Small-subunit ribosomal RNA, 3' major domain from an uncultured Deinococci bacterium, 480 nucleotides, folded computationally.
Model confidence (mean pLDDT): 81 of 100.
Its Rfam family is "Bacterial small subunit ribosomal RNA". Its family is annotated with ribosome and structural constituent of ribosome in the Gene Ontology.
[in-house]
Context: one part of a larger RNA
RNA sequence: UGACGGGGACCUGCACAAGCGGUGGAGCAUGUGGUUUAAUUCGAAGCAACGCGAAGAACCUUACCAGGUCUUGACAUCCCGGGAACCCUUCUGAAAGAUUAGGGUGCCCCUUCGGGGGAAUCCGGUGACAGGUGCUGCAUGGCUAUCGUCAGCUCGUGUCGUGAGAUGUUCGGUUAAAUCCGGUAACGAGCGCAACCCUUGCUAUUAGUUGCCAGCAGUUCGGCUGGGCACUCUAGUGGGACUGCCCAUGAAAGUGGGAGGAAGGCGGGGAUGACGUCUAGUCAGCAUGAUCCUUACGAUCUGGGCUACACACAUGCUACAAUGGCCGGUAUAGAGUGUUGCUACCUCGUGAGGGGAUGCUAAUCACUUAAAGCUGGUCUCAGUUCGGAUUGCAGUCUGCAACUCGACUGCAUGAAGUUGGAAUCGCUAGUAAUCGCAGAUCAGCAUUGCUGCGGUGAAUACGUUCCCAGGUCUUGUACA
Numbered sequence: 001u002g003a004c005g006g007g008g009a010c011c012u013g014c015a016c017a018a019g020c021g022g023u024g025g026a027g028c029a030u031g032u033g034g035u036u037u038a039a040u041u042c043g044a045a046g047c048a049a050c051g052c053g054a055a056g057a058a059c060c061u062u063a064c065c066a067g068g069u070c071u072u073g074a075c076a077u078c079c080c081g082g083g084a085a086c087c088c089u090u091c092u093g094a095a096a097g098a099u100u101a102g103g104g105u106g107c108c109c110c111u112u113c114g115g116g117g118g119a120a121u122c123c124g125g126u127g128a129c130a131g132g133u134g135c136u137g138c139a140u141g142g143c144u145a146u147c148g149u150c151a152g153c154u155c156g157u158g159u160c161g162u163g164a165g166a167u168g169u170u171c172g173g174u175u176a177a178a179u180c181c182g183g184u185a186a187c188g189a190g191c192g193c194a195a196c197c198c199u200u201g202c203u204a205u206u207a208g209u210u211g212c213c214a215g216c217a218g219u220u221c222g223g224c225u226g227g228g229c230a231c232u233c234u235a236g237u238g239g240g241a242c243u244g245c246c247c248a249u250g251a252a253a254g255u256g257g258g259a260g261g262a263a264g265g266c267g268g269g270g271a272u273g274a275c276g277u278c279u280a281g282u283c284a285g286c287a288u289g290a291u292c293c294u295u296a297c298g299a300u301c302u303g304g305g306c307u308a309c310a311c312a313c314a315u316g317c318u319a320c321a322a323u324g325g326c327c328g329g330u331a332u333a334g335a336g337u338g339u340u341g342c343u344a345c346c347u348c349g350u351g352a353g354g355g356g357a358u359g360c361u362a363a364u365c366a367c368u369u370a371a372a373g374c375u376g377g378u379c380u381c382a383g384u385u386c387g388g389a390u391u392g393c394a395g396u397c398u399g400c401a402a403c404u405c406g407a408c409u410g411c412a413u414g415a416a417g418u419u420g421g422a423a424u425c426g427c428u429a430g431u432a433a434u435c436g437c438a439g440a441u442c443a444g445c446a447u448u449g450c451u452g453c454g455g456u457g458a459a460u461a462c463g464u465u466c467c468c469a470g471g472u473c474u475u476g477u478a479c480a
Base pairs, nucleotide, nucleotide: 001480002479003477004476005475007474008473009472010471011470012469013468015464016463019427020426021425022424023423026318027317028316029315030314031313032312033311034309035308042053043052064304065303066302067301068300069299070298073129077128078127079125080124081123082122083121087103088102092097107118108117109116110115131293132292134291136289140287141286142282143281144280147276152191153190154189155188156187157186158167159166160165171182172181173180197270198269199268200267202239203238204237205236206235207234208233211229216226217225218224242264245258246257247256248255249254320420324379325378326377327376328375329374330373336367337366338365341360342359345356346355347354348353386417391412392411393410394409395408396407397406433456434455435454436453437452438451439450
C1' cells in the first nucleotide's frame, strides 16, 4: 500500500421489511447429470453451466457409430497431356461409385482454309501441396459474461517522507453520481458520472393517392364517388423544463412546499459499461503460434444415433375449478410479415385441409374474426359439463422419404391432480398479475422457448434492528 475480521461509523440496492404472484407436490415440454448404448458427437459447471452455443437434429445439418468406397483427394494455386463445356442413354449397386456405347458443337484472335493459339470448363497424370469440428482458451487475437450503469480509477507539477509511499481523492454539507458548494499544501488535468444520440409524452409548421359527412353534392349506404387537407395519422423541421417564478430554510450548493403547465426537479424507456477482477468463457463462429494425423485423426455414400430411460436436478407450460367450465350474441389494439410469397371471394369437407379464382413487389391487397371484456343461457361443488395425460381407430399437410423420429384434425379413451414439507424466486406503476397478436430460424415441425407488440390493470413500502451484496472513512493483523 492492499487484502481480510463472527471490529467500528456513515450510506446505497426488491437486500430485508410491507405486499402481490409463483417455484418446491401432479401431468407434460425442454435442458443437464447419471445410467445404458455400436454411437447415444462436442462444448457450457456456484452466483455469472443446466428452454445455454442450437433464430428450427426425419435425410441434409452432423462433428458420433456400423457398413460400402476414394487417395493430389469434396475444396485452392501451379505444371504436363487430351477433350470443348454440356445433354441423352445401357449394365451393376442400398447409394456413393464402377462400367459400356452414342450424339453434338458454340465464343475470342490469327489463318496459306490444312490448321494454330486462347478464355471458361471437363477428364487423366506428376509432385509441390490440399484437408483435419484432432490437442492445447494455461501460448494467443477478436468477441463475450460478471462485479456493475457500482462511482470509482489515475496522471502532471508542487509539497511532505531516508524510503516503500502519502497528499490531491481526506473533512463539513449536498446529490442518482469523485454531483455541486464551502473549507483545505495543494493547484490543475484525464478516463468514467452527466449532457450530446434514439424512442415515448404536449405543441407549431411544412407536405397530403392514409384519414374526414368536419362543411357541400351524388350514392348501390361501403369515404363508395366528386371535392377538400380542417381533424386523425404519417414523417421532416422547430418550440417546450431551466429549480426559470413564489414561499420557507440554508453561508452556499441544495432541500421541502406551491403556482402555472401535456410534462417538475434525472419526466418514462433504450443505446452507451472507466482502471481492473475472475490464469472466467470460447482453438466448435472466425483468425492464429506450437504440436499431432497424411491410402487417414482427410474425403464420400447408405442406414443408424444425437429423440435411449430405474432415477436425480434446473427452467417452463397446463391444471387442480364457480372471480370458473361450456354454448349463443356483441365491442375494441399495436407491432410486424408477404412474389419459390401472403391470399380476398366462391365452393367441397364435421375438421385439419382440398379445388377454383382475385388483389398485392404493399399507409393501397392479404395474413387479420385479437383474446381476456360485455351480454343472455346452462352446469351447482362432484374427481364433476373441472382437468386433460395416455392409448386405439380414421384422416390432412409438408417433403425423394414421417418405422426408428414431424405437426395438425375427427371420433373414442379419459391418468395424476382437491393449492403443494423443509426451503426458495420475481416484482415499486402502466410495474406485478392476467389476456391474446406478430416475427426471426424455417419445405415441415418439436415453440409451452426466444425476441417484440399491444389490451385489462392492482397491492404495499412504518422503516434500516437483522440476512445478502456493494461504496467511503477508520481500526487490528504473526497474511501478500